Predicted 3D model of a 493-nucleotide part of an RNA (small-subunit ribosomal RNA, 5' domain) from an uncultured Candidatus Obscuribacterales bacterium. Its mean pLDDT, the model's own confidence on a scale to 100, is 87. Rfam family: Bacterial small subunit ribosomal RNA. Its family is annotated with ribosome and structural constituent of ribosome in the Gene Ontology. The full RNA is in RNAcentral, with records from SILVA.

Context: one part of a larger RNA
RNA sequence: GGACGAACGCUGGCGGUGUGCUUCACACAUGCAAGUCGAACGGGGUAGCAAUACCCAGUGGCGGACGGGUGAGUAACACGUGGGAAUCUGCCUUUAGAUGGGGGAUAGCAGACCGAAAGGUCUAUUAAUACCGCAUAUGUGUACGUCUCGACAGGGAUGUACAUGAAAGGAGCAAUCCGUCUGAAGAUGAGCCCGCGUCCGAUUAGCUAGUUGGUAGGGUAAUGGCCUACCAAGGCGACGAUCGGUAGGUGGUCUGAGAGGAUGAUCACCCACAAUGGGACUGAGACACGGCCCAUACUCCUACGGGAGGCAGCAGUGGGGAAUUUUGUGCAAUGGGCGAAAGCCUGACACAGCGACACCGCGUGAGCGAAGAAGCCCUUUGGGGUGUAAAGCUCUGUCAGCUGGAACGAAAUCAAUGACGGUACCAGCAGAGGAAGCAUCGGCUAACUACGUGCCAGCAGCCGCGGUAAGACGUAGGAUGCAAGCGUUGUCC
Repeated sequence: GGACGAACGCUGGCGGUGUGCUUCACACAUGCAAGUCGAACGGGGUAGCAAUACCCAGUGGCGGACGGGUGAGUAACACGUGGGAAUCUGCCUUUAGAUGGGGGAUAGCAGACCGAAAGGUCUAUUAAUACCGCAUAUGUGUACGUCUCGACAGGGAUGUACAUGAAAGGAGCAAUCCGUCUGAAGAUGAGCCCGCGUCCGAUUAGCUAGUUGGUAGGGUAAUGGCCUACCAAGGCGACGAUCGGUAGGUGGUCUGAGAGGAUGAUCACCCACAAUGGGACUGAGACACGGCCCAUACUCCUACGGGAGGCAGCAGUGGGGAAUUUUGUGCAAUGGGCGAAAGCCUGACACAGCGACACCGCGUGAGCGAAGAAGCCCUUUGGGGUGUAAAGCUCUGUCAGCUGGAACGAAAUCAAUGACGGUACCAGCAGAGGAAGCAUCGGCUAACUACGUGCCAGCAGCCGCGGUAAGACGUAGGAUGCAAGCGUUGUCC
C1' cells in the first nucleotide's frame, strides 16, 4: 500500500447492487418449512325431490433419498485430476411383444370393550391398479450342439431339451387417451477399483494377526479378507510406516510484476452430519434432518400405570460473544412434487423490512461579488490571517417533499392472471430552502502559531516529547488529508 462476512469511537443526506452468528454441532416457547391423486378402491357426510355437485378419514399409488441447513467428524480413494471393469438405475426417450383365466383376505364403516392420555383389543362385514396361485412368454439357469472374434483366459450370435419367471385396470357414447407386464437399446443418476497430487511434529521408529497372500464357500446390484473355514508367513516403514496434533476438499478468493504466500464467507461442484451412540425396515435409490426400533442425556405431560419431543429448514427466544437482521408479503415469475386436467402444496424461490457491513453513483448548490465588512486569531500595533469566504445581486432545481400519470417483468392459442407496487419511470409545483464530518499538523509524513500546564497532567507506530517561553501534552485560531464517511484495533499478503 492492498484486502475483510469485521468490531470499536466520533459523525451520518439519498439511491442501486451485494452481503449479514466467523463465538456454544449450546438449549429451544410459538407459527410455518411435503405433499398430492376421487380419472386406482369401497365407504361416510353436506346440499338437492332427483339427476348431480362438493367435502372427507381409510385402503392404494407416486413423492417424502430432491430441494433447504451445518462443517462436528474426516489426513481418507474424502477431494482434485486422469484412467478402469466386476455393476445397478424409478420417472424419461426409442424399439419388440403381451395385458388370458382364477382365489383368499384386510383397513375403513358398524357393534362391544380397555386406557387419564398417547393409543389399543375383540366380533361381524366389504373393495381395489392392494395381496396370492395357474396359463403363456422373446428372459434366466443347467446340459448338449453350430457359427464367429480372439492374445487361447474368454467374449458374441444362434439351435434343441429340461427347469423356472409376468401383468391391472381407469376415463370417455365412441374414436381414443392414460396406465400395467416382459425383453432390447439409450439417456440420466449412482456404487466400486487404480495412477498421481493433497498440512505440522522424529523431543512419535518401528507398526501389523483378518494382519499379507492363496484355495473353497458365503454375502453383495457388483470386484474384493467384505465375511467364514483351511493353508502358507507374509505385508508396511527414514522415498517417514505407526503414533500425536490440526483441518471438510475443490473451482475459487486476497496479495504479489511474477514465482510464491495466505485463505476456503457469499456463488458452484463433491463429501460428511442431523440431540449423542447403535441398528435395520421399506424402496429404483436411505441405513433416511421434519420415517421406524433400541440405548443414553436432557425437556415436557400424567389420574404415577404410562406417554411425548429433537430448529446444523424459515422467522423468532434465551445463552455465549467485540459482533451478525423481520416471529414480514407472495406463489405473479423461475424451479420442484402430485395430478389426464383444473389445480393443490412449496420459509426452494421471488420480493419487501433492518444494518454506511462492503462496493458503486449522486447531493449538500452555481455565477458575480471588496485590495477585502463584522466577529475571532496572531502581531514588531504598522499590519497580517480566516477570505470571494459571508452579506448582497442574478440563477439552477439533482436528491429529499407535494400533486397527477404510470409500466416491462405475462409466457404457455382467446380470455384471465403481478407479491414487488401505485414501486421504477414520466410530467407538473414550490423553494437554496432539509443534507459535513473525521483524523492529523516534531521527523518518518502533506500541514504552525498563541495561550494553559511545568518530568505534573498527558502523548506515543518507531525515534522520542513534557523538569517555566513545549511547532510533540490540553485548548483556540489557522492549515493538511480524506469525505458520508473518517480514524482505531484485529487478521492476511